[in-house]
A computed fold for a 100-nucleotide RNA from Chitinivorax tropicus, annotated as Glycine riboswitch aptamer. The coordinates come from a structure-prediction model, not an experiment, and the mean pLDDT is 79.

RNA sequence: CCCAAUCACUCUGGAGAGAGAUGGCCUGACCGCCAUCCGCCGAAGGGGCUAACGGCUGACUGGCCGGAAAAUCUCAGGUGCCAAGGACAGAGGGGUGAGU
Numbered sequence: 001c002c003c004a005a006u007c008a009c010u011c012u013g014g015a016g017a018g019a020g021a022u023g024g025c026c027u028g029a030c031c032g033c034c035a036u037c038c039g040c041c042g043a044a045g046g047g048g049c050u051a052a053c054g055g056c057u058g059a060c061u062g063g064c065c066g067g068a069a070a071a072u073c074u075c076a077g078g079u080g081c082c083a084a085g086g087a088c089a090g091a092g093g094g095g096u097g098a099g100u
Stems, first nucleotide, its partner, number of pairs: 002099001003097001005096003009092005018038001020037006039079003045075001046073002053066005
């Protein structure tokens, strides 16, 4: 200097699932908020398994250990619109920085 990769920030897009029941607060009432219960969702985070693969092993078509996920679980979180959150994708300028 260029730039693989990676980290956070900003912008854009971004799904799913009860207008549930009960009680309380507020109110003229609705709406809204909180709590409990039941049902449901998976795309914050998290858990377990575990493919490829890697390692160990005297008995080796075996056994043991490690090992990913958007699959799985649903702890957490979420559950009408709005708002918020949101894996992931694109873009922007930055930090670190393999390599040269």

Source information: The sequence is in RNAcentral, with records from Rfam.